Description:
Model confidence (mean pLDDT): 81 of 100. A computed fold for a 74-nucleotide RNA from a Candidatus Woesearchaeota archaeon, annotated as transfer RNA. Rfam family: tRNA. By type it is a transfer RNA. The sequence is in RNAcentral, with records from ENA.
RNA sequence: GGGCCGGUGGUCUAGCUGGUUAUGACGCAGCCCUUACAAGGCUGAGGUCGGGAGUUCGAAUCUCCCCUGGCCCA
Numbered sequence: 001g002g003g004c005c006g007g008u009g010g011u012c013u014a015g016c017u018g019g020u021u022a023u024g025a026c027g028c029a030g031c032c033c034u035u036a037c038a039a040g041g042c043u044g045a046g047g048u049c050g051g052g053a054g055u056u057c058g059a060a061u062c063u064c065c066c067c068u069g070g071c072c073c074a
Stems, first nucleotide, its partner, number of pairs: 001073007010026003019057001028044005050066005
């Protein structure tokens, strides 16, 4: 220098054939249970979907540029 894949709550992750409110687990907070703790049950908070622009009635999803991580080629 060229090519490919990835970036989504604190962590990991589903969704990526464009369409109603972005999924689940762990973690966190509150309540129940217990003498108490753990386990269990119920409820809740937490997301500029890496950044910007474009296409579209509508973008996490498509296109372009940039940032960043990984792999391959030279």